[in-house]
RNA sequence: ACACGUAGAGUUUGAUCCUGGCUCAGGAUGAACGCUGGCGGCGUGCCUAAUGCAUGCAAGUCGCACGCAGCACCUUCGGGUGGCUGCGUGGCGCACGGCUGAGGAACACGUGGGUGAUCUGCCCCAGGGUGGGGGAUAACGGGUCGAAAGACACGCUAAUCCCGCAUACGCUCGCGAGAGGAAAGCGGUAACGCGCCCUGGGAUGAGCCUGCGGCCCAUCAGGUAGUUGGUGCGGUAACGGCCCACCAAGCCAAUGACGGGUUCCUGGUCUGAGAGGACGACCAGGCAGACUGGGACUGAGACACGGCCCAGACUCCUACGGGAGGCAGCAGCAAGGAAUUUUCCCCAAUGGGCGCAAGCCUGAGGGAGCAACGCCGCGUGGAGGAUGACGGCCUUCGGGUUGUAAACUCCUUUUGGGUGGGACGAUGAUGACGGUACCACCCGAAUAAGCCCCGGCUAACUCUGUGCCAGCAGCCGCGGUAAGACAGAGGGGGCAAGCGUUGUCCGGACUCACUGGGCGUAAAGGGCGCGUAGGCGGUGGGUUGCGUCGGUGCUGAAAGCGCCCCGCUUAACGGGGCGAGGCGUGCCGAUACGAGUCCACUGGAGGGCGAGCGACGAUGGUGGAAUUCCGGGUGUAGUGGUGAAAUGCGUAGAGAUCCGGAGGAACGCCAGUGGUGCAAACGGCCAUCGAGCUCGUGCCUGACGCUGAGGCGCGAAAGCGUGGGGAGCGAACCGGAUUAGAUACCCGGGUAGUCCACGCCGUAAACGAUGUCGGCUCGGUGUCCGCGUGCAGAACCCUGCGCGGGGGUGCCUUAGGUUACCCGGUAAGCCGACCGCCUGGGGACUACGAGCGCAAGCUUAAAACUCAAAGGAAUUGACGGGGGCCCGCACAAGCAGCGGAGCGUGUGGUUUAAUUCGACGCAACGCGAAGAACCUUACCCAGGUUUGACAUGCAGCUGCAAGCGCACGGAAACGUGUGACCUUCGAGGGUGCUGCACAGGUGCUGCAUGGCUGUCGUCAGCUCGUGUCGUGAGAUGUUGGGUUAAGUCCCGCAACGAGCGCAACCCGCGUCGCCAGUUACUUGUGUCUGGCGAGACAGCCGCCUUGAUGGGCGGAGGAAGGCGCGGAUGACGUCAAGUCAGCAUGGCCCUUACGCCUGGGGCGACACACACGCUACAAUGCGCUGGACAGAGCGCCGCGAACCUGCAAGGGGGAGCAAAUCGCACAAACCAGCGCUCAGUGCAGAUCGGGGGCUGCAACUCGCCCCCGUGAAGGCGGAGUUGCUAGUAACCGCGUAUCAGCCAUGGCGCGGUGAAUACGUACCCGGGCCUUGUACACACCGCCCGUCACGUCAUGGGAGUGGGCAAGACCUGAAGUCCGUGGGCCAACCGGCAACGGGGGCAGCGGCCGAGGGUCGGGUUCGCGACUGGGACGAAGUCGUAACAAGGUAGCCGUAGCGGAAGCUGCGGCUGGAUCACCUCCUUU
Repeated sequence: ACACGUAGAGUUUGAUCCUGGCUCAGGAUGAACGCUGGCGGCGUGCCUAAUGCAUGCAAGUCGCACGCAGCACCUUCGGGUGGCUGCGUGGCGCACGGCUGAGGAACACGUGGGUGAUCUGCCCCAGGGUGGGGGAUAACGGGUCGAAAGACACGCUAAUCCCGCAUACGCUCGCGAGAGGAAAGCGGUAACGCGCCCUGGGAUGAGCCUGCGGCCCAUCAGGUAGUUGGUGCGGUAACGGCCCACCAAGCCAAUGACGGGUUCCUGGUCUGAGAGGACGACCAGGCAGACUGGGACUGAGACACGGCCCAGACUCCUACGGGAGGCAGCAGCAAGGAAUUUUCCCCAAUGGGCGCAAGCCUGAGGGAGCAACGCCGCGUGGAGGAUGACGGCCUUCGGGUUGUAAACUCCUUUUGGGUGGGACGAUGAUGACGGUACCACCCGAAUAAGCCCCGGCUAACUCUGUGCCAGCAGCCGCGGUAAGACAGAGGGGGCAAGCGUUGUCCGGACUCACUGGGCGUAAAGGGCGCGUAGGCGGUGGGUUGCGUCGGUGCUGAAAGCGCCCCGCUUAACGGGGCGAGGCGUGCCGAUACGAGUCCACUGGAGGGCGAGCGACGAUGGUGGAAUUCCGGGUGUAGUGGUGAAAUGCGUAGAGAUCCGGAGGAACGCCAGUGGUGCAAACGGCCAUCGAGCUCGUGCCUGACGCUGAGGCGCGAAAGCGUGGGGAGCGAACCGGAUUAGAUACCCGGGUAGUCCACGCCGUAAACGAUGUCGGCUCGGUGUCCGCGUGCAGAACCCUGCGCGGGGGUGCCUUAGGUUACCCGGUAAGCCGACCGCCUGGGGACUACGAGCGCAAGCUUAAAACUCAAAGGAAUUGACGGGGGCCCGCACAAGCAGCGGAGCGUGUGGUUUAAUUCGACGCAACGCGAAGAACCUUACCCAGGUUUGACAUGCAGCUGCAAGCGCACGGAAACGUGUGACCUUCGAGGGUGCUGCACAGGUGCUGCAUGGCUGUCGUCAGCUCGUGUCGUGAGAUGUUGGGUUAAGUCCCGCAACGAGCGCAACCCGCGUCGCCAGUUACUUGUGUCUGGCGAGACAGCCGCCUUGAUGGGCGGAGGAAGGCGCGGAUGACGUCAAGUCAGCAUGGCCCUUACGCCUGGGGCGACACACACGCUACAAUGCGCUGGACAGAGCGCCGCGAACCUGCAAGGGGGAGCAAAUCGCACAAACCAGCGCUCAGUGCAGAUCGGGGGCUGCAACUCGCCCCCGUGAAGGCGGAGUUGCUAGUAACCGCGUAUCAGCCAUGGCGCGGUGAAUACGUACCCGGGCCUUGUACACACCGCCCGUCACGUCAUGGGAGUGGGCAAGACCUGAAGUCCGUGGGCCAACCGGCAACGGGGGCAGCGGCCGAGGGUCGGGUUCGCGACUGGGACGAAGUCGUAACAAGGUAGCCGUAGCGGAAGCUGCGGCUGGAUCACCUCCUUU
């Protein structure tokens, strides 16, 4: 310089980081399926049944090797010639080409070699030869048998058929002498050509051998008898245990033999940045197969796809006696399957066989056909065209969008149709394709667009329908009435003759990590050691040059791939050139590193000597304390045990206490994050035996080392076997409690066991959840054991303190590491060596198999199926039967109540024609209701009405009213009639009628909403900006020390500030001042009313706290003192809290009714239940009489005085008052006096009877009041529960809103009288702050475990049962090679005149082997299987509550027993346990 080049996202959580799986976006395909489909080019096309096949074709050719026959010609009739045809002999071919991938894990393939261990027809080169003789046979002829296929004997005949003889080199054999071994002719007038034989060489092809390379399972660990080697025979083209006999006993294997499964291999193809992964269709190389199995023959070559023999299965023919066949050639058929084509044309080209040649044959091949199966190219038109048409869709009704899109105008003609011309491919002839490609002219926008998607990933949005339905879905997930996720539509996005879906592969996936991962807590360090193989290995030097490195040679076929160039109009496709390509191998060189070898060294390692240390191991002995038991004494009623009890023990004398004895187990203090050991583990004392470590010295050896798959040993507790022992403890078991139950926790007993000896077991949270070894990398501080040294003490041993260095064992920390937590010289830092282990969760520490074990069981260890997570650390919350601090009428202390009664009111329920609706823990229930007889009213019944009771607009009609009065019908609404009134008779206004838009709806959705409200809570909190810390969620600030009612204030602090809240500002009350004052009181500087202002701030003093503040306590002063009292005021938010019926409002629904009007009824029902109240149960009372004192309100459709009247409610009356003037209006409790005397009463007043009053259109359902009479329950209220901390509770009355009246005992206010108690914060409830644990986050009303029941699915066991595969033993044994025999048969050669004999051969027979068949017992694998085991999954089943907060008995691990189940208990272990206290150590001050 050039070239090339690596992308992520969704999903675990409330959120975060990490780990980790699942899923998606890409590319590819011999594909298939759905919808759709215009053209051309180039490719590709049974992946399944190596299943079965009808029919035709796919290998013949040569007359120049030969015989015969037919035809033609010639003929001297003997015959000859020529071409053609047929049969046969002979030669060559048929071993190529074409098809397929069953088998095969192998020298089958790839790659590099070897062959002195080999063959090779045709072809090429070279040398030599081709002389002489003999024999047979097919066709053919006549004949026999057979249905056929075909067969048999006899007779004739040729050759390039067969056989001898001769000759023979360089051939073969042999050490040699020597021996042996050939031939063919044909054509041509000829030249000559084609052949033939021997030999050597070449080329090509083939055989054999070999190094290296490429699948899975170790739940296949041992395999092997021709097996391994030798000698010899045989066999082959050839080596060889290839075969055979004999001999030896080897050979292979954790570097994976043997066995099982799967599979053609390669060039390459797909993918990938690459490394790699997956694949091996088409094309090319190799191998293998040809119906299945076996066999040989011929041949140069075969054990032979379209040859032969045998056996078997199958199909076909048959005269039943026998025969025939093999599409994994091309087409085609059936079948299988999701699925794969024409029974086409041609040998014109390329190539092959034969032939001298002409030529013949060639389903090889060249072409065409079918199929969007793939790749590539093209088209379905181009330009203009806005009032932005119509239609569709949406709409906020304005409009928007479809959309320049269309129409319309102009233009073009690829494609298509028509006509004409017309190739290359063919170097001379020859063209199936084909009248094709291509070219020209003509016609006409004409013939040509779909598919998928639009929630996120991922590009593209609305309406309607539907209503957890129907459906969608790759993952996350959508759908339960406003769905961008379903379905349709409009619109949009993407790709396009295709588009989607499904399957498969690679990618993303660094998710098997060589490049390029991990193992403290996420999955993952073996329980620990010794040690084999193996891996790795200190310092100096020499040597070799094996690894390693460099150079060079060979190889790496073609195609493919990359680059460049070229040819088809382009591209796909094709052609040429160059390049790249792991590895392999020869030669030359280098020697740093690794390795081999030799020499040396001392630093690693080990040893010697000296000193020390310790619960290190084994064995024997021995000691005291305590428990229990036994004997005895004293002694009397309990003891024991628990939360409380009971069982138990005890008057037959326990417990207590004293003495004596027996026996077993364990060793207090010392004792310590002390010591020792590899781990497990080890603790009184003494002895014996044994092992280890450390320090000092630097004396010896001289790398002797590290690690360590297998292997071997050790290995807590529990458990097992045999025999002892047995005090205490104590699974199981029994009993007592607890409890809903209690197979538990607690209590009383108690067997195995715990102990000893010997033998097994081999597992644990066997943990530092951290393998072993070595090196390197800041510091500080304890402690244990040596050494050196300084100081002090001491008579000595020695002791103490300090310093230095070594070995252990702790803590804190720098750098660094880590997801974080944390680790941090005892690494989890930085490096090296070796081993072990992990790869989502569940299924599963499981099943099966195997090994081990007496058993229990242990080790090793899957799959189906299923889930979209399962996890680690940390964060913010919430929660805890966790902790700390602190508040609140929260408890406690008090007072009065409620819960019981009667009644009122509300609610549930029930009832009803209707009992309208809403509100439902706190925070619904005297709530919406601050006024239901009609009205209200929303409900029910009945009657009526339809542009409407009400609004707006439009059109048409209307001198005519509407309204008012009256009359009639009617329950009313309403209808009908009539009267008066206005007029400019027109328009207009008004009104009515008709029609259309619309009105109307207390119909639904408060889970579509606005607004308003409740609640936590008047609680003290909730946040932000900037900065800082953290990868991040987030933290800091806001935590801490004090303090407050308060995040109130102060101090401190990586924070500094700020906002919403708190407080204050506002109102009322209390004191004072000033001003004003009607109608107040009353005459005044006063009260009262109103306005304005002052006053209180921890300001002053003292004390306490503090570094200083801030604050607290006490006091003074003051009307008031530490917020003076009360009100108004309600942060961020929570409860899908409440309200569509107050109002508003989206959507949905009704429209002669779900609207509207009217009469009546209902909302008032009543066997019950609850909530809130009223009145009581009486003497602190009740009744009667007399007397006293408020405040705040209200009043003209009103309050209504005096006075009169009635027992009273009330009536009459009407003064005064729009009200500090008048009225409502006498306040009551209270005080004084009298009566009542404990009784269901002179208490209480329900209920009922009677009589009245008032309001109102109207008091029956269903009002209030008065009077007379009646006189119920009720004697202070179970469990439980409410309010209140001072002018409060309690008690007492008064007023008012609503309102005609009133069901008000309610609500809201007002004053009068006027308490008690608070030690205190353990407990209940609620709340605030900090902290801790968490498996919760819908947040404990959370989560979650196991049995049981039901359904579905896959799977283990299973008496058995049905197949497959491979092997073994024995029996039988076809074809066939080989061996033997060969009495039957035989032309050539030899002898012989011949007969005949010899040599040689054949049939036959025998033998070895042998496919297959049979019998037997096993192995292995698959299917089915009554029943059975667990497992997974499944909105609302049953039982319990095991786990998560100390989960209410901390949990978990191993083991053992037990139990419906989770589980419980025993023994040992772990912290991955909360909380409190103590100890020790460390850090800070």
Model confidence (mean pLDDT): 86 of 100.
Small-subunit ribosomal RNA from a Chloroflexaceae bacterium, 1485 nucleotides, folded computationally.
The sequence is in RNAcentral, with records from ENA.
Taxonomically the source falls in Chloroflexaceae (Bacteria, Chloroflexota, Chloroflexia, Chloroflexales).